[in-house]
RNA sequence: GGCCCGUAGCUCAACGGCAGAGCGUGCGCUUUAUAAGCGCCGGACGCUGGUUCAAUUCCAGCCGGGCCUA
Numbered sequence: 001g002g003c004c005c006g007u008a009g010c011u012c013a014a015c016g017g018c019a020g021a022g023c024g025u026g027c028g029c030u031u032u033a034u035a036a037g038c039g040c041c042g043g044a045c046g047c048u049g050g051u052u053c054a055a056u057u058c059c060a061g062c063c064g065g066g067c068c069u070a
Stems, first nucleotide, its partner, number of pairs: 001068006009023004017053001026040004046062005
């Protein structure tokens, strides 16, 4: 210098109008008890600005991470 990524505790979706899934935590059911199973709750868009009626999504800058090149 070039490219990619940043969303829940973890792994990942959603790519302009509803923020979701699996696993995990917690609670409940079940059991003599535990595990397994079933149900339920809570929990997140890296930061700042811009475009837009409306931004996780598009644009710019910054921060952080990874790969390549020299």